[in-house]
A computed fold for a 73-nucleotide RNA from Candidatus Shikimatogenerans bostrichidophilus, annotated as transfer RNA.
Rfam family: tRNA.
The prediction has a mean pLDDT of 80.
The sequence is in RNAcentral, with records from ENA.
NCBI's taxonomy places the organism under Bacteria, Pseudomonadati, Flavobacteriia, Flavobacteriales, Candidatus Shikimatogenerans.

């Protein structure tokens, strides 16, 4: 030095032949309790790694670039 994956809510992740971004779990909040736990209802949290490009439209293509992790010298 070359090759190749990966990166999405606080954590674990899903979502492809581009079309309104979801799930558990953890946090709130209410209901249930003499409480607490369990259950149950809702709620709040993403500039989908940065910056570009193509596109009517990009988590998805493409290009730099950062970190990870892996093979090869």
């Nucleotide at each position: 030095g070359g090759g190749g994956a990966a990166u999405u809510a606080g954590c674990u992740u899903a979502a492809u032949a581009g079309g309104u971004a979801g799930a558990g779990c953890a946090u709130c909040u209410g209901u249930u309790u003499u409480g607490c736990a369990u259950a149950c209802a809702g709620a709040a949290g993403g500039u989908u790694a940065a910056c570009g490009g193509u596109u009517c439209a990009a988590u998805u293509c493409c290009g730099u670039u950062a970190u990870u992790c892996u093979c090869c010298a």